[in-house]
RNA sequence: GCGGAGAGCCGGAUGGCCGCUGGCGUCUUCGGGCGCGAGAGGAAAGUCCGGACUCCACAAGGCAACGGUGCCGGGUAACGCCCGGGCGGGGCAACCCGACGGAUAGCGCCACAGAAAAAAACCGCCCCGGAACGCUCCGGGGUAAGGAUGAAACGGUGGGGUAAGAGCCCACCGCGCCGCUGGCAACAGGGGCGGCAAGGCAAGCCCCACCGGGAGCAAUGCCAAAUAGGACCCCCGCGCGGGCUGGUCCCGGCAACGGGAUACCGCCGCUAGGCGCGCGUUGGCCAAGAGGGGUCGGGUUGGCAGCUUGAGGUCCCCAGCAAUGAGGACCCUAGAGGAAUGGUCAUCGACCGGCAGGGCAACCUGGCGGGAACAGAAUCCGGCUUACAGGCUCUCCGCGCAG
Numbered sequence: 001g002c003g004g005a006g007a008g009c010c011g012g013a014u015g016g017c018c019g020c021u022g023g024c025g026u027c028u029u030c031g032g033g034c035g036c037g038a039g040a041g042g043a044a045a046g047u048c049c050g051g052a053c054u055c056c057a058c059a060a061g062g063c064a065a066c067g068g069u070g071c072c073g074g075g076u077a078a079c080g081c082c083c084g085g086g087c088g089g090g091g092c093a094a095c096c097c098g099a100c101g102g103a104u105a106g107c108g109c110c111a112c113a114g115a116a117a118a119a120a121a122c123c124g125c126c127c128c129g130g131a132a133c134g135c136u137c138c139g140g141g142g143u144a145a146g147g148a149u150g151a152a153a154c155g156g157u158g159g160g161g162u163a164a165g166a167g168c169c170c171a172c173c174g175c176g177c178c179g180c181u182g183g184c185a186a187c188a189g190g191g192g193c194g195g196c197a198a199g200g201c202a203a204g205c206c207c208c209a210c211c212g213g214g215a216g217c218a219a220u221g222c223c224a225a226a227u228a229g230g231a232c233c234c235c236c237g238c239g240c241g242g243g244c245u246g247g248u249c250c251c252g253g254c255a256a257c258g259g260g261a262u263a264c265c266g267c268c269g270c271u272a273g274g275c276g277c278g279c280g281u282u283g284g285c286c287a288a289g290a291g292g293g294g295u296c297g298g299g300u301u302g303g304c305a306g307c308u309u310g311a312g313g314u315c316c317c318c319a320g321c322a323a324u325g326a327g328g329a330c331c332c333u334a335g336a337g338g339a340a341u342g343g344u345c346a347u348c349g350a351c352c353g354g355c356a357g358g359g360c361a362a363c364c365u366g367g368c369g370g371g372a373a374c375a376g377a378a379u380c381c382g383g384c385u386u387a388c389a390g391g392c393u394c395u396c397c398g399c400g401c402a403g
Base pairs, nucleotide, nucleotide: 001399002398003397004396005395006394007393008392009391010390012348013347014346015345016344017343018342020039021038023036024035025034026033027032041374045385046384048383049382050381051380052379053216054215055214056213066212067211068210069209070208071085072084073083074082075081086100087098088097089096090095101207102206106205107204108201109200110199122147123146124143125142126141127140128139129138130137131136155173156172157171158170159169160168174196175194176193177192178191180189181188182187220305221304222303223302230296231295232294233293234292235291236289237281238280239279240278241277242286243285244284245283247262248261249260250259251258252257265276266275267274268273312331313330314329315328316327318325319324351370352369353368355366356365357364358363
């Protein structure tokens, strides 16, 4: 110098004028005026995880169902997040990526191609028998070494062995089991035994372990307002075991109307009354409640609280590889709520595009024009993911050149 990897930060500036939303002070004719000070983000976004908080449900707890998570250790209020490590994959490397438990619990599936996709003979190879005797055909058997198909073909390579072959035998690798060593562990290394029995898929069912009650600030509480105060049920009290009227239903009639139905009795006692049961406590009346509670429906949809001091921020220091934790000092930083945080002017402006001059070139100088990305709080926190013009800082890797 070129190319790359990781981590972090900024993401227009200053001033004037006109506005908007809270706070404090002050004046007020209570309508408001004036002054001071404050007022979006790294993602405020998606609403995908985890919590705080609130209400509802629920003895504790267990089981089932459903959903989620899934190598190990640590961190945390918690997590599906973060840190460290292991294993696998990619890269020369810095470094990056991984739904990364179980396929000897069971079931299921494995496209196309291929004979066959799980316990497999299509071709080939070998042996035997027969026919042919122009070298082939037919039948029986062996064989997974070779060919062919495929993402994947019933352990791999080499040697021995054999009719040809084959873990049939041997060595190494792989695999399984059992010890040993290191490590908290995942795991790694090494030893012995086993001839191999065990293809893949669990982002298919499933098995194992762990976690999870539901709803969400439009939660929830209070005040005000509103109300046709409706329907039904329960409890307590009371009345009754009967009437009137209206309404409703049925029948007849064209209709006026007529007829019928429209809550409800037993026992004991001579009676008064008692007990039980039932009905009512109203559509309006005669008898009885302006009683209490619940469910549903209707109406009202305005104000206050929740609301922003919090797993809070900045700096220092200690422990830790780190995530993070302990301690100290200082700071207070929107709280609106159909939703304010804006507009405009001036100066500057990273950067971009022409033009002119200089220079072999990279580039330098001058002047002109344009000129800030994604986006916007809505109860609050911790994460993840996604969007983002342009720029800056630090560390590391590879290559080249020079000393």
Notes:
The prediction has a mean pLDDT of 77. A computed fold for a 403-nucleotide RNA from an Alphaproteobacteria bacterium, annotated as Bacterial RNase P class A. It was read from a public genome assembly, where an Rfam model found it. Its Rfam family is "Bacterial RNase P class A". It is annotated as a ribozyme. Of the family's consensus pairs, 98% are formed in the model. The source organism's lineage runs through Bacteria, Pseudomonadati, Pseudomonadota and Alphaproteobacteria.